[in-house]
A computed fold for a 95-nucleotide RNA from an uncultured Pirellulaceae bacterium, annotated as Bacterial small signal recognition particle RNA. The sequence was found by an Rfam model in a public genome assembly. Of the family's consensus pairs, 96% are formed in the model. The prediction has a mean pLDDT of 77.
RNA sequence: UACCAUGGUGCUCGCAAAGGGGAGCCGUGAACCGAGUCAGGCCUUAACCGGAGCAGCUCUAAACGGGGUACUCUUGUGCGAGUACCAUGGUGCGA
Numbered sequence: 001u002a003c004c005a006u007g008g009u010g011c012u013c014g015c016a017a018a019g020g021g022g023a024g025c026c027g028u029g030a031a032c033c034g035a036g037u038c039a040g041g042c043c044u045u046a047a048c049c050g051g052a053g054c055a056g057c058u059c060u061a062a063a064c065g066g067g068g069u070a071c072u073c074u075u076g077u078g079c080g081a082g083u084a085c086c087a088u089g090g091u092g093c094g095a
Stems, first nucleotide, its partner, number of pairs: 001092016017075005025066004034059004042051002
């Protein structure tokens, strides 16, 4: 110095584990300052038609709650693969 074996360490990748986050999904959810439909009442009309529109109902926004999927992050957890370095031993070659 090259190769091989053993052990150790670092890095990378893969799988798993643990922990964190987590679209969608479900529920609640607007007196008025969201939408739709608008009883009553109001306005208009000779009348009909119509108009604006409160409550109610429906659908939702922000937000809150449940759940935790796809996905994602971390790890002083475990295993495998690759690579680099270090140590020990053996063999070959050279000085």

Annotation:
Rfam family: Bacterial small signal recognition particle RNA. Gene Ontology terms of the family: signal recognition particle, plasma membrane targeting and SRP-dependent cotranslational protein targeting to membrane, signal sequence recognition.